[in-house]
Molecule: SAM riboswitch aptamer (S box leader)
Organism: Bernardetiaceae bacterium
RNA sequence: GAUUUAUAAAGAAAGGGGGAGAGAUUAGGCUCUGUGAACCCUUAGCAACCUGAGCUAUUCAAGGUGCUAAUUCCUAACCCAUAAAGGGAAAUAUAAAUU
Repeated sequence: GAUUUAUAAAGAAAGGGGGAGAGAUUAGGCUCUGUGAACCCUUAGCAACCUGAGCUAUUCAAGGUGCUAAUUCCUAACCCAUAAAGGGAAAUAUAAAUU
């Protein structure tokens, strides 16, 4: 990198460095940002996929990942439905397994 499965309306920030962008791609919105963006480091926290304990109905821990503005920020780039709303898929992200 590819495939399969599961989840994505919940949850959780401070400090230091950095110095202008950021919110996955394209387009349109909207939002965050010199009262300091991306990114890096430290510490803290959230969650519970794998893991461990208990034990088979639930529970606890937190070692491996992940995450800590806004529903995956919203809509379209597909389908169904439609007066308008709406639903599903795809894509994306993460985990586990396989390759």